[in-house]
């Protein structure tokens, strides 16, 4: 520097579901767990889903629209590392 991600031992990350904390929610952190996982490291840039404390619209309770908030274990993408080859 270019192509692959076939192999995954030793290691490494941890869905669900328990707990307890934090948040209006979605959802996040710690422990235990162990479905998977080759970028399941990291970036909300593009798409997607999801959530509404404020906020606007109808309004008696109510309903509805609304990211700026979540998801990087949704898909692209953009970036560093492995490792196998030239």
């Nucleotide at each position: 520097u270019g192509a692959u991600g076939a192999u995954g031992u030793u290691g490494c990350c941890a869905a669900a579901c328990u707990u307890a904390c934090u948040g209006u929610g979605a959802a996040g952190u710690a422990a235990g767990g162990u479905c998977g996982g080759a970028a399941a490291g990291c970036c909300a840039c593009g798409g997607a889903u999801c959530u509404u404390c404020u906020g606007g619209g109808u309004u008696u309770g109510a309903u509805u629209u609304g990211a700026a908030g979540a998801u990087g274990g949704c898909c692209g993408g953009g970036u560093u590392g492995c490792a196998u080859u030239g």
This is a predicted structure of an 86-nucleotide RNA (c-di-GMP-I riboswitch aptamer) from Methylophaga nitratireducenticrescens. Taxonomically the source falls in Methylophaga (Bacteria, Pseudomonadati, Pseudomonadota, Piscirickettsiaceae). It matches the Rfam family "c-di-GMP-I riboswitch aptamer". Rfam links the family to the GO term cyclic-di-GMP binding.